This is a predicted structure of a 72-nucleotide RNA (transfer RNA) from a marine sediment metagenome. Its mean pLDDT, the model's own confidence on a scale to 100, is 84. The RNAcentral record of the sequence draws on ENA and MGnify. Its Rfam family is "tRNA". Rfam's curators write: Transfer RNA (tRNA) molecules are approximately 80 nucleotides in length. Rfam classes the family as a transfer RNA. Rfam links the family to the GO term triplet codon-amino acid adaptor activity.

[in-house]
RNA sequence: GGGUGAGUAGCUCAAUGGCAGAGCACUGCGGUCACAUCGCAGGGGUUACAGGUUCAAAUCCUGCCUCACCCA
Numbered sequence: 001g002g003g004u005g006a007g008u009a010g011c012u013c014a015a016u017g018g019c020a021g022a023g024c025a026c027u028g029c030g031g032u033c034a035c036a037u038c039g040c041a042g043g044g045g046u047u048a049c050a051g052g053u054u055c056a057a058a059u060c061c062u063g064c065c066u067c068a069c070c071c072a
Stems, first nucleotide, its partner, number of pairs: 001071007010024004018055001026042005049063004
């Protein structure tokens, strides 16, 4: 230098172009003598970044950044 894959909540990951979600974690309540387990409720998102297409983009297109692997 070229190619492929990945990037979404604190972490691990979902989401057919049509409301951005789950588990764990965090906060509160219940519960317990007190913790833990468990139950209920809640907070948390510039979907790496910048543009484009579209009525509508995490999703399609272009550029760019980072990481992993392969080729040279």